[in-house]
RNA sequence: GCAAAAGACUUAGCGCCAGGACUCUAUGAGUUGACGAGGACCAGAUUUAUCGAAAUAUUCGGCGGAUGAUCUGGAGGUAUCAUACUACCUAAACAGUGAGCAAAGAUAAUGAGCAAUCAUUAAACAAAUUUCACUCGGUAUGUCU
Repeated sequence: GCAAAAGACUUAGCGCCAGGACUCUAUGAGUUGACGAGGACCAGAUUUAUCGAAAUAUUCGGCGGAUGAUCUGGAGGUAUCAUACUACCUAAACAGUGAGCAAAGAUAAUGAGCAAUCAUUAAACAAAUUUCACUCGGUAUGUCU
């Protein structure tokens, strides 16, 4: 270095740091570099990948990845018991309205570190989606009652 087996960890707003900024016992060693919410039917293509919070500004900048979005094909669900078409969706599988749900920063206290900085505890503060409640939603043919 390669291969196999076993175990552990991770499993995604996530990881990393060649720039920048910052610190110190200084020519080297470190710190920082996105706060949570939400998100996966399968394959392919494209792409600057959802939502707010904080911050008066390095949450700057860059690299990689990614459950996003759009399009095509396929599978599945609902709309009628079946089939076809159509529409909307994705296994909690239509749509609309309303309601509820965070963490960090900041503040206070404590701890680690020379320091930058990091960690813990306390009460509070969103939006989208999901959830809950209410309302609403096809056509044709056929079968049964």

The RNA shown here (glmS glucosamine-6-phosphate activated ribozyme aptamer) has 145 nucleotides. Its Rfam family is "glmS glucosamine-6-phosphate activated ribozyme aptamer". It is annotated as a riboswitch. Model confidence (mean pLDDT): 76 of 100.